The RNA shown here (small-subunit ribosomal RNA) has 1459 nucleotides and comes from an uncultured bacterium. The RNAcentral record of the sequence draws on ENA and Greengenes. It matches the Rfam family "Bacterial small subunit ribosomal RNA".

[in-house]
RNA sequence: AUUGAACGCUGGCGGCAUGCUUUACACAUGCAAGUCGAACGGCAGCGCGGGGCAGCCUGGCGGCGAGUGGCGAACGGGUGAGUAAUAUAUCGGAACGUACCCAAGAGUGGGGGAUAACGUAGCGAAAGUUACGCUAAUACCGCAUACGAUCUACGGAUGAAAGCAGGGGACCGCAAGGCCUUGUGCUCCUGGAGCGGCCGAUAUCUGAUUAGCUAGUUGGUGAGGUAAAGGCUCACCAAGGCGACGAUCAGUAGCUGGUCUGAGAGGACGACCAGCCAUACUGGAACUGAGACACGGUCCAGACUCCUACGGGAGGCAGCAGUGGGGAAUUUUGGACAAUGGGCGCAAGCCUGAUCCAGCAAUGCCGCGUGAGUGAAGAAGGCCUUCGGGUUGUAAAGCUCUUUUGCCAGGGAAGAAACGGUACGGGCUAAUAUCCCGUACUAAUGACGGUACCUGAAGAAUAAGCACCGGCUAACUACGUGCCAGCAGCCGCGGUAAUACGUAGGGUGCAAGCGUUAAUCGGAAUUACUGGGCGUAAAGCGUGCGCAGGCGGUUUUGUAAGUCUGACGUGAAAGCCCCGGGCUUAACCUGGGAAUUGCGUUGGAGACUGCAAGGCUUGAAUCUGGCAGAGGGGGGUAGAAUUCCACGUGUAGCAGUGAAAUGCGUAGAGAUGUGGGGGAACACCAGUGGCGAAGGCGGCUCACUGGACGACUGUUGACGCUGAGGUGCGAAAGCGUGGGGAGCAAACAGGAUUAGAUACCCUGGUAGUCCACGCCGUAAACGAUGAUAACUAGCUGUCGGGGCACUUGGUGUUUCGGUGGCGCAGCUAACGCAUUAAGUUAUCCGCCUGGGGAGUACGGCCGCAAGGUUAAAACUCAAAGGAAUUGACGGGGGCCUGCACAAGCGGUGGAGCAUGUGGUUUAAUUCGAAGCAACGCGCAGAACCUUACCAGCGUUUGACAUCCCGAUCGCGGAUAGUGGAGACACUUUCCUUCAGUUCGGCUGGAUCGGUGACAGGUGCUGCAUGGCUGUCGUCAGCUCGUGUCGUGAGAUGUUGGGUUAAGUCCCGCAACGAGCGCAACCCUCGCCUUUAGUUACCAUCAUUAAGUUGGGUACUUUAAAGGAACUGCCGGUGAUAAGCCGGAGGAAGGUGGGGAUGACGUCAAGUCCUCAUGGCCCUUAUGGGUAGGGCUUCACACGUCAUACAAUGGUACAUACAGAGGGCCGCCAACCCGCGAGGGGGAGCUAAUCCCAGAAAGUGUAUCGUAGUCCGGAUUGUAGUCUGCAACUCGACUACAUGAAGUUGGAAUCGCUAGUAAUCGCGGAUCAGCAUGUCGCGGUGAAUGCGUUCCCGGGUCUUGUACACACCGCCCGUCACACCAUGGGAGCGGGUUUUACCAGAAGUAGGUAGCUUAACCGCAAGGAGGGCGCUUACCACGGUAGGAUUCGUGACUGGGGUG
Repeated sequence: AUUGAACGCUGGCGGCAUGCUUUACACAUGCAAGUCGAACGGCAGCGCGGGGCAGCCUGGCGGCGAGUGGCGAACGGGUGAGUAAUAUAUCGGAACGUACCCAAGAGUGGGGGAUAACGUAGCGAAAGUUACGCUAAUACCGCAUACGAUCUACGGAUGAAAGCAGGGGACCGCAAGGCCUUGUGCUCCUGGAGCGGCCGAUAUCUGAUUAGCUAGUUGGUGAGGUAAAGGCUCACCAAGGCGACGAUCAGUAGCUGGUCUGAGAGGACGACCAGCCAUACUGGAACUGAGACACGGUCCAGACUCCUACGGGAGGCAGCAGUGGGGAAUUUUGGACAAUGGGCGCAAGCCUGAUCCAGCAAUGCCGCGUGAGUGAAGAAGGCCUUCGGGUUGUAAAGCUCUUUUGCCAGGGAAGAAACGGUACGGGCUAAUAUCCCGUACUAAUGACGGUACCUGAAGAAUAAGCACCGGCUAACUACGUGCCAGCAGCCGCGGUAAUACGUAGGGUGCAAGCGUUAAUCGGAAUUACUGGGCGUAAAGCGUGCGCAGGCGGUUUUGUAAGUCUGACGUGAAAGCCCCGGGCUUAACCUGGGAAUUGCGUUGGAGACUGCAAGGCUUGAAUCUGGCAGAGGGGGGUAGAAUUCCACGUGUAGCAGUGAAAUGCGUAGAGAUGUGGGGGAACACCAGUGGCGAAGGCGGCUCACUGGACGACUGUUGACGCUGAGGUGCGAAAGCGUGGGGAGCAAACAGGAUUAGAUACCCUGGUAGUCCACGCCGUAAACGAUGAUAACUAGCUGUCGGGGCACUUGGUGUUUCGGUGGCGCAGCUAACGCAUUAAGUUAUCCGCCUGGGGAGUACGGCCGCAAGGUUAAAACUCAAAGGAAUUGACGGGGGCCUGCACAAGCGGUGGAGCAUGUGGUUUAAUUCGAAGCAACGCGCAGAACCUUACCAGCGUUUGACAUCCCGAUCGCGGAUAGUGGAGACACUUUCCUUCAGUUCGGCUGGAUCGGUGACAGGUGCUGCAUGGCUGUCGUCAGCUCGUGUCGUGAGAUGUUGGGUUAAGUCCCGCAACGAGCGCAACCCUCGCCUUUAGUUACCAUCAUUAAGUUGGGUACUUUAAAGGAACUGCCGGUGAUAAGCCGGAGGAAGGUGGGGAUGACGUCAAGUCCUCAUGGCCCUUAUGGGUAGGGCUUCACACGUCAUACAAUGGUACAUACAGAGGGCCGCCAACCCGCGAGGGGGAGCUAAUCCCAGAAAGUGUAUCGUAGUCCGGAUUGUAGUCUGCAACUCGACUACAUGAAGUUGGAAUCGCUAGUAAUCGCGGAUCAGCAUGUCGCGGUGAAUGCGUUCCCGGGUCUUGUACACACCGCCCGUCACACCAUGGGAGCGGGUUUUACCAGAAGUAGGUAGCUUAACCGCAAGGAGGGCGCUUACCACGGUAGGAUUCGUGACUGGGGUG
């Protein structure tokens, strides 16, 4: 785009079309083929007339049932079952027929016998039928005549007919009539037209898993038969005919003009309309006829249905309507012959479900309408909202108009002219009759239908839906739902913010329709003729030879098959296209043209192809003399090695492995020496070297043999290339027979390894490997690249041969043939190929057409088998695949790095305790955090509070904010009391009495009460978010602009060589620059200088108990500003660079130490319980208040600390030295009390001034002596202290007493590289109180680092990849379960077909002894001829047996697919 469509929703009108695609299933009822009285006898029925007259008679008339006869019924109408050629289409042909029609010619004479109707009598339920009798014809039969008919022996013979109707002047006749004439019919013959029969050529679907078929088969002769040619049939003879250019068989199918689609070529289809064919319940058969083997005829058989009196009969909608059934699905049991056409008839006319109309159906195409203008307060309502508004939307309403369509009323066609009548003219004729033709006038005739159309009136009045809105694809929001319900053409959407589901608002598209489904073509160059491919995506046969076939060098002549061209015939009409015309337009109808690309006939051309004939030498082949070679088959033969045997020497191991063991060996192995046997293979040479078609070929030698290559002339003269089938060769393994068997070695055995190990490793070991003969016929048989020929830049290596040159050499140059590497153009999706093409051309062959199923099943062929070859389908998926890119990953590689390992020190894991977590428990044990990167984490501090949790009690505009209304002028503070657990409620007394002011209870402020908006939520979602944070990681990376390269993803830069802590820097480079990171800038510590000097300091001078004071600012120090370090200098090294190494100087040396600082990003990492925030949820509760409880549980498990287990220690005494901090609701001195925690006390200090504040380890002395201790301190008891409203659940501390585990910790694991680890104490925050946690501070103060193999993390380059959620990836097979299709299968049941035999209805043909018979012959008897019967041949249905093929089904079974 389309449709004979169907379904869903919806539906105003008209025109034109179309309407059982399925069961060629079965059919009730009505109709669909009759007509003619001008062929005939007649007259049932109707009407008229006549006679008689009551009823009755009469064919006289109009006419006519039934019958005889003629014509028609073979057309028209339906359907598509069969049919793959007895068909159709196109073009030809010769051996035919033809009723009606046309033209010409001839004739139409004379006889005969019957029969239906009818009558009478029967039989039968009916259908029907019998006997006797009467009668006519255009029915039937002879006779005559007859041609240009037929036959012929060429003499001849044979063969016809029918009348009817109209008119009429003369003549004849009693009449009928004759007669004449016109028309029509009939007979014969010839021709024509149209129609039909037959034959040929070409074309017409699929399958080769159908390869051979055929006996009347193919041909001939003769005969028969037919309308006609012909094996059409028969007899005889011959053995042919068809087939790879697809016979036969099977499946499917009516064919065509055309229709749909497409740019075309094609592809699909064959409804309606038109042509042809076939068919009429199924099968068979003939009759009649001009024509049938006959839709509405006959006979027979069969199935089915109906009637029946059970004896017997009837029927055939694939005609029009209609019914049932089937189905997703297809109309009225309508009107009319008015028109067109058909049949009959002289005609009038009759018949006509052909046809014309109407009805039903949006089934399709076309047209029209459902209103138009104006109208902003942008109404109301709806929807959304950022609450401002937006949108629906000029849309509506309102106002002003119009009136198509519909309704009502009126008018009102065309389709109709023939025939008929009248008049005139012409023709026939004797004729002014009749009849025929023409012209003019004229009557009648309409189913549709009062329809089309026209006019008028009223009135916006009667008239809009459907689908879609994630992308493709035009059109977006809200709500509901929550991987549910659902959607979906493909991709896909839905798991709580869905533009994708459902609904609504809005929008988009089309519109009386719109969607969906089905189907065809297109896009699809996705079967490629036009117009594809085959190295790696699917695809080159493993490789030669070669029949057929296809293709073929150069030249001349001829020919004209192909080819090109002119003319003619045909190519039906309709359709398509163009130009016109008619319906108001269009669809539709109609006139003309073009086209119909084809086929045929004929004329021409002669290039090219073919064919024929004749030449040529360049393709091909061959002669000659050369040359290289693992080319092939056969024979002979050599040496090394392994192994075995024998003997000698000799002793304890050998062998094997990652390590072992099995194995061999004291019965003497292994080792070594000598001798012998046997089999197989040929080291070095050896090479991207050689040869061969491929497989393949390797010691040496002998003869045999194939091919290649180069050179030089000759010879033949296209002899060539390719090659379906066919045929030869064809690695390894395997098979058969017979040999052989050293080594190796499937199977097998043992030993190891392992979770297992039917493996890898080891020890053995049989087939086999070897030989001969015969099979097999496959390989990643690969260059994954078919063969042949030509052309198209080069450079270089190598193998074989030849030429030339000279300087005669390991020379140079050139050429032919092979074999490699690189590379231009070109090609390619890219990789790559590139004179050995995957480039450009030509010829031929083979092969491919998404993945899986499957190279499988079945069938065929081959094979001894194994198996090979040929080769599907169902079903299933939306991919499978190629090349390249970026990442990620690797028990890949290179380089580098980190307390990563190693080297060390100290821990954890064992103990009890503290603390956090899990689990458990509970009314609650609030919540979060979960590998590293949760677990002394949020919590810098849960007795109440905190607190979010639990069970109670009480509260509802609320503890808190804003607005509104009313009241008050306050509020508030202090005091006292009652009830209650408290919140809270009620009461008492005292103090105090708002501000401004225009003087108005006006304004502001505050409090209380009320109403509703609202407050409130530590309720949910960190996977809706912001912000903040962790982590990789302080790792060195992450990017951009422009340019360049690539079809592109992308690459380059950023890679490379060095170097660095560093993408730090240098050099190089199709890159040049830039940004975020690195570094530096910042803070702090370390040195110095300057300035300053109180509360700091004190060298000098005084002074004191004391830097206490005077004095001073030198030192220390404080705190401000500066300086200083930059690989700057020297040497070495490196490329003279960047840099590195060493050194000097320096307080400090190569980023001086430490901190802050965290790129692009990753982990949907963490947090809605800090805060903020979208959405959802609660609103007398999930909010708010309150007292109590809980977060502190305890069989257990884990993490992190502190303390220990002791002598480098504990205890006691004495004694020395810090830093950094904090302090007014505070730090708190001296002094006093207490064993102590602490109490009293009150000086000083808002701090370089006073206080916390005694530093501890250390040092000195003493003691303990390796023990569960003078270690260790848990636990428990008693008594206290402090804080606090309150220490019961549940604080810290003190004193006394108690004195548990624990004796250095399994596997495993953590931290640390220097002022670090370790160890020692001190301070702060939080805080009423509570510190083993945390954040800081200083004191003492090590050991080790060979180094980068390994573990872990990271960076960079490279490589492989089937990964991309990225190796925690992907993914294979069995087993188990469910479902699906399919193969095998004892079989079973159908269909089709075939062979042989039986059988043989009806019919036709032949025969005929029986019966019978009007016409002719015969005087007769009888005959000729016919009929019935019987019989023979053919044959349908049917039967028996066997085969082939196909479908269904089948216990069981095989694999396959999906989950």